RNA sequence: AAAAGGCAAAGUCGGCGAAAGCCGGCGACGCAAAGCCACGGGUCCUCGAUCGCACCACGCGAGGGCAUCAGGACCGCCGAGCUGCCGAA
Numbered sequence: 001a002a003a004a005g006g007c008a009a010a011g012u013c014g015g016c017g018a019a020a021g022c023c024g025g026c027g028a029c030g031c032a033a034a035g036c037c038a039c040g041g042g043u044c045c046u047c048g049a050u051c052g053c054a055c056c057a058c059g060c061g062a063g064g065g066c067a068u069c070a071g072g073a074c075c076g077c078c079g080a081g082c083u084g085c086c087g088a089a
Stems, first nucleotide, its partner, number of pairs: 006031002011026006029076001035082002039079003042074005048069003052066002055064002
C1' cells in the first nucleotide's frame, strides 16, 4: 500500500444529572488505536461547605461576584500504563 472490518464528531429524539456531562436511537466530522485506564499534566462543573475579600449593592441587611475546601466530569487535549486487526517489512 492493499484486504476484512471497527469506532463515531456536530446535530437531533428520548432518558439520567443541580451542572459539567453520561446512556440509548438516528446521524458521520473525523480517527491506525477516536480500544481500556483518571496515574501525571491540562480543561470544565458546583446540589454542597467556609463565612474569608480591598468588589457590586447598601441606612442596616438580604443577595450577587471573587476566593478556598470538598466532591464530580472530560481520555476524540497531551503524556504514561495495559491490550489489539492486517501485513511490503
About this RNA
This is a predicted structure of an 89-nucleotide RNA (c-di-GMP-I riboswitch aptamer) from a marine sediment metagenome. Rfam family: c-di-GMP-I riboswitch aptamer. Gene Ontology term of the family: cyclic-di-GMP binding. Its mean pLDDT, the model's own confidence on a scale to 100, is 82. The model forms 95% of the base pairs in the Rfam consensus.